Predicted 3D model of a 72-nucleotide RNA (transfer RNA) from Aspergillus sp. HF37.

RNA sequence: GGUCCUAUGGCCUAGUGGUGAUGGCGUUCGACUUUGACUCGAAAGGCGAGGGUUCGAUCCCCUCUGGGACCU
Numbered sequence: 001g002g003u004c005c006u007a008u009g010g011c012c013u014a015g016u017g018g019u020g021a022u023g024g025c026g027u028u029c030g031a032c033u034u035u036g037a038c039u040c041g042a043a044a045g046g047c048g049a050g051g052g053u054u055c056g057a058u059c060c061c062c063u064c065u066g067g068g069a070c071c072u
Stems, first nucleotide, its partner, number of pairs: 001071007010025003018055001027043005048064005
């Protein structure tokens, strides 16, 4: 230098154009308990950035950024 893959809450993860973005772990609060743990209930927290296509984009296209693989 070239080709390809990838980016979703603090971590992991589902979601192949549509109307509340899924679940687990974790965090906070409450119930239970003498206390704690376990268990149960609730809450907060997310689509890497910028453009484009479309009535509508997490999803499709382009560029950039980060990560990875291969070739040279």
It matches the Rfam family "tRNA". By type it is a transfer RNA. Gene Ontology term of the family: triplet codon-amino acid adaptor activity. The coordinates come from a structure-prediction model, not an experiment, and the mean pLDDT is 82. RNAcentral holds the sequence, with entries from Rfam. NCBI's taxonomy places the organism under Eukaryota, Fungi, Dikarya, Aspergillaceae, Aspergillus.